Overview
A computed fold for a 78-nucleotide RNA from a Candidatus Woesearchaeota archaeon, annotated as transfer RNA. Its Rfam family is "tRNA". Rfam links the family to the GO term triplet codon-amino acid adaptor activity. The family's RNA type in Rfam is transfer RNA. Its mean pLDDT, the model's own confidence on a scale to 100, is 81.
RNA sequence: GGGCGAGUAGCUCAGCUUGGUUAGAGCACUGGUCUUAUAAGCCAGAGGUCGAGAGUUCAAAUCUCUCCUCGCCCACCA
Numbered sequence: 001g002g003g004c005g006a007g008u009a010g011c012u013c014a015g016c017u018u019g020g021u022u023a024g025a026g027c028a029c030u031g032g033u034c035u036u037a038u039a040a041g042c043c044a045g046a047g048g049u050c051g052a053g054a055g056u057u058c059a060a061a062u063c064u065c066u067c068c069u070c071g072c073c074c075a076c077c078a
Stems, first nucleotide, its partner, number of pairs: 001074007010027004020058001029045005051067005
C1' cells in the first nucleotide's frame, strides 16, 4: 500500500440483509421483598450522541462518502 471483518448500556452481544411503533437482551449496578444473616429467587429502577463527520430521504443504528481505532490475510522496503 491492497483486501476482509469488528466498533450499539460498565461487560458480552442482538438488531443492519428488506430504512418506519418509544433502541433491546443477558450479566453487572441501585432500591425493595424474602432470610437469623449472606447468596439464590421475585418486583422495580437507573444506565446509550448506536466510533467521528458529512450526504441521501418525510424519516437513518440501518443506505452512500470520508476519516479514526482494533483484528486477520496479502503485497512492498530493509